[in-house]
Molecule: c-di-GMP-I riboswitch aptamer
Organism: Gemmataceae bacterium
Order: sequence, then structure tokens, then C1' cells
RNA sequence: CCUCGAUAAGGGCAAACCCAUCGUGAGGUGGGGGCGCAAAGCUAUGGGUCUCCACCGUUCCGAGGGGGGAACGGUUUAGAUCGCCAGGCUACCGAA
Repeated sequence: CCUCGAUAAGGGCAAACCCAUCGUGAGGUGGGGGCGCAAAGCUAUGGGUCUCCACCGUUCCGAGGGGGGAACGGUUUAGAUCGCCAGGCUACCGAA
């Protein structure tokens, strides 16, 4: 130095939930909290998942000449998520 990661040392981060706030929403930020994490540090590049709008399909409802509404599924765009996986960049400690 690389790989690796200990019932090591010093520290670090912070899920659910609650409060405040921003956002149509997914969700973000701050405080409390602590399930977990050796990259749970950074990065939306690929895949996944999720959201808003629009469109399409199926079913149903309503109305009665209007082209509406609801549920479910799908697609493009625009977004969210790095604590879903992979890729890229960087990094503390040092037992085996």
C1' cells in the first nucleotide's frame, strides 16, 4: 500500500415515530428519538421502487345528447429516493 473488518480505541451517521417548516405529491430541511450502519460520506450514471401532470386501456358509476367521475393497469415527460442494488469519487482506525 492492497485486501479485509475485531465484543479493540477515539469518534461518526441516524430508521420508524413525534414536533416545526417547505413542496400539489413522492419527499426535503431543522429539533427530539434510535432501528440499524465500516463508507448509512459524496455523486441520480444504469437498473429498481415511488410521485405529480398528461395520455391510453379495462371495469364500474352517473347523466340523458353531455363527453363527466371513480378504481385498477400501462406509457412519455418532469421529479423523488444513494438507509434498494450496481457504477464513479473520496475517507478514520488497525487485531487476525